[in-house]
Molecule: transfer RNA
Organism: Clostridia bacterium
RNA sequence: GCGGGCAUAGCUCAGCUGGUUAGAGCGCAUGGGUCACAACCAUGAGGUCCCGGGUUCGAAUCCCUGUGCCCGCACCA
Numbered sequence: 001g002c003g004g005g006c007a008u009a010g011c012u013c014a015g016c017u018g019g020u021u022a023g024a025g026c027g028c029a030u031g032g033g034u035c036a037c038a039a040c041c042a043u044g045a046g047g048u049c050c051c052g053g054g055u056u057c058g059a060a061u062c063c064c065u066g067u068g069c070c071c072g073c074a075c076c077a
Base pairs, nucleotide, nucleotide: 001073002072003071004070005069006068007067010026011025012024013023019057028044029043030042031041032040050066052064053063054062
């Protein structure tokens, strides 16, 4: 340099063919539980879906640009 993949909650990830409230597990907080912890139970907080732009009545989802990470190929020595 060329090609491909990924980016969604603190972490690991789901999210179908664009559609009306964006989710799960773990973690966290509060309450229960216990002599006190843990397990377990209940409730809750936490996201402008990597940045910017476009298409559309409507975008996490489609298109373009950029950034970061990963893989392959090429080049150099």